Predicted 3D model of a 109-nucleotide RNA (SAM riboswitch aptamer (S box leader)) from Desulforamulus profundi. The organism belongs to Desulforamulus, within Bacteria. The RNAcentral record of the sequence draws on Rfam.
Formats: sequence, C1' cells, structure tokens
RNA sequence: CUCUUAUCCUGAGAGGUGGAGGGACUGGCCCAAUGAAACCCGGCAACCAUCCGGCACGAACCGGACAGGUGCUAAUUCCUGCAGAAGAUUUUCUUCUGGCAGAUAAGAG
Repeated sequence: CUCUUAUCCUGAGAGGUGGAGGGACUGGCCCAAUGAAACCCGGCAACCAUCCGGCACGAACCGGACAGGUGCUAAUUCCUGCAGAAGAUUUUCUUCUGGCAGAUAAGAG
C1' cells in the first nucleotide's frame, strides 16, 4: 500500500509543556491568544490478548472479569458529496434508506 471482517447518534480534564493553526478531502459550517497542532499526565471504552463460565474436549458463539497491545478523549465520522424513496409552503427544502469516501481494530497478501 491492497484485500477481508466488524464497529462508527454512548463515554472521556477549567491539568502541564508548547505557541498558530485545526476539524482527512469537496462545498459548507465551526473550533482556536478566554491558547490550535504536537508532546506529557489524567480520563473513556473494551477491538485484540489473558483468565473464567455456558459445555465432557476443541472450534465457533454468548456472557463475565481484567486492563497487557492498540484506539479514542468539540460538534453523529460536525453536516455534505453518489443513487433511490417519502413529504412540504415544490427552480428549493426536510426526513429516511442504501452506497462512496474516511477512521479504528483484527486477520491475510
């Protein structure tokens, strides 16, 4: 980097360093000197690992414990993009469904 599977309306600090950007991309709309990114600490969650039970053994599945490997810690993945459906006050707007893209985990190449 590519592929597969699963998840993505829950949750998480008035802390320290730092010093101007950030929210992937498009178009919006936001966050930020009342301090952005990044790092540290704290925290959240439970994908994998470990242990236990359902169950005589293994696998799978379900449930529980723990917190070792990751992850996450403004706004639903902030909304949106492509297709379809429904509705309305109909050149537009709203809602819903699927898809694309993205993120994370685990596995494969």